[in-house]
RNA sequence: ACGGACUUCUGGAGAGACCGAUUAUUUUACGGCACCGAAGGGGCAAGGCAUUGAUGCUCAAUCUCUCAGGUAAAAGGACAGAAGAAAAAAC
Numbered sequence: 001a002c003g004g005a006c007u008u009c010u011g012g013a014g015a016g017a018c019c020g021a022u023u024a025u026u027u028u029a030c031g032g033c034a035c036c037g038a039a040g041g042g043g044c045a046a047g048g049c050a051u052u053g054a055u056g057c058u059c060a061a062u063c064u065c066u067c068a069g070g071u072a073a074a075a076g077g078a079c080a081g082a083a084g085a086a087a088a089a090a091c
Base pairs, nucleotide, nucleotide: 004091006084007083008082009081010080011079016033018032019031020030034071035070036069040067041065042064043063047058048057049056050055
């Protein structure tokens, strides 16, 4: 210096409106199996550092795991675009 971070608006995928029981008939906080990955979270590479060496530490994601969350709509939603704020400080 730039960008993120913050606020508002807009766009925004995936996967059973499953089965059973329950009955209050406007029914979930129950049981069961099957799935999704783009809130969050966990894990890992090259590289770097240390070491005589073995090894250890550090290290990313839209990768991976599926803990959490989700599988009609709604809500949420990584990410992207536009605008904004004393717009700085801290990070």